Predicted 3D model of a 353-nucleotide RNA (Bacterial RNase P class A) from an Ectothiorhodospiraceae bacterium.
């Protein structure tokens, strides 16, 4: 000095005038107004993709169906999130990425190319012992028909364990030797799993389960426009009286039936107002357990809460000249967007000592 991994934290500062808002105090007297103190967006407030808390509905257990999730163990209210292991594949490393149960339960696919794509097969090759066929100097020799072979070529992502020795007509786990691979047993791990220390098996059927499936476990709907309280005016609706025993239609006429006057209560509901609504799985700091994710104990703070919806302008000075981007019930994740810039730990490589 150069390349880079990881994790962590900031995201224009100060100050003055003018404005918005919420809460408390106090004055004026209320559909309020005004003065003063004091609080006022973020790391993602965002996608709304899990997970839960709250609220209303439904529900006796338990199947089915459908949904999700899927190595092991732990954290946690929960997760599809986190730490920590373990297989596995990338990097020279620091490190990173992985739906990573089950394909000898079953049942689908497997384009193209190819003799074949899963009860394997044979185009070229190879052999042709054995049976045929022809020829002989009887020793033998060719042909390649029947038939054997899957070693070599060639297709393919993928061709039914590898390599080397035997072995044979050629060949082939037929046969042995080692790697592999399975299966059982030991040992170590809480468990995934590892060791490969002992045996047994000639090797037992290629890939796909974000293709049905099958195992195991989870999961009841729908949302703060959830929900709850108060409650004008108009206009309906019940219910008692009380007057006339009427009037109106329906109809040829009775009977019946429907609809019509006052007063008075009563209830559901719509503007409208309040509640939920921000003290909470809450934050900072110490100690302590624990590789850690995280717990437990003490102390201290209180930190947006609107409802057409506030957090904004100006002005000055200074920088390293300012991204992404606005809360609407809360929270715990992931993801995804982001000018610059600080801090801490590691890795490779070069050079000097």
């Nucleotide at each position: 000095g150069g390349a880079g991994u990881c994790g962590g934290c900031c995201g224009g500062a100060u100050g003055g005038c003018c404005g918005c808002u919420g809460u408390g105090u106090c004055g004026c007297a209320u559909g309020g107004c005004g003065a003063c103190a004091c609080g006022g967006a973020g790391g993602a407030a965002a996608g709304u993709c899990c997970g839960g808390g709250c609220u209303c509905c439904a529900c006796a257990g338990g199947g089915c169906a459908g949904g999700g999730u899927g190595c092991c163990a732990g954290g946690u209210a929960a997760c599809g999130c986190c730490u920590g292991g373990g297989g596995g594949g990338c990097g020279u490393g620091a490190g990173c990425c992985c739906a990573c149960g089950g394909a000898a339960a079953g049942u689908g696919c497997c384009a193209c190319a190819g003799a074949a794509a899963a009860c394997a097969g044979a185009c070229c090759g190879c052999c042709g012992a054995u049976g045929g066929c022809c020829c002989c100097g009887c020793g033998g020799g060719g042909c390649a028909c029947a038939g054997g072979c899957a070693a070599g070529g060639g297709u393919g992502a993928a061709a039914a364990g590898g390599u080397g020795c035997g072995g044979u007509a050629a060949g082939a786990g037929c046969g042995c030797a080692c790697c592999g691979c399975g299966c059982g047993g030991c040992u170590g791990g809480c468990a995934a799993c590892a060791g490969u220390c002992c045996g047994c098996g000639g090797c037992a059927c290629g890939g796909u389960a974000a293709a049905c499936c099958c195992c195991a476990c989870c999961c009841g709907g729908a949302g703060c426009a959830a929900g709850g309280c108060c409650a004008a005016a108009u206009a309906g609706g019940g219910g008692a009286g009380c007057c006339a025993u009427g009037g109106c239609g329906u109809g040829g006429c009775c009977c019946g039936c429907g609809c019509u006057g006052c007063u008075c209560c009563c209830g559901g509901g719509u503007a409208g107002g309040c509640c939920g609504c921000u003290a909470g799985a809450g934050g900072c700091g110490u100690g302590c357990g624990g590789u850690g994710a995280c717990g437990c104990a003490c102390g201290c703070c209180c930190c947006a809460g609107a409802g057409g919806a506030a957090u904004g302008g100006c002005c000055a000075u200074c920088c390293u000249c300012g991204a992404c981007a606005g809360a609407a019930c809360c929270c715990g994740g992931c993801u995804u967007a982001c000018a610059g810039g600080c801090c801490g730990a590691c890795u490779c490589c070069c050079c000097c000592u």
Taxonomically the source falls in Ectothiorhodospiraceae (Bacteria, Pseudomonadati, Gammaproteobacteria, Chromatiales). Its mean pLDDT, the model's own confidence on a scale to 100, is 78. Its Rfam family is "Bacterial RNase P class A". Rfam classes the family as a ribozyme. About the family: Ribonuclease P (RNase P) is a ubiquitous endoribonuclease, found in archaea, bacteria and eukarya as well as chloroplasts and mitochondria.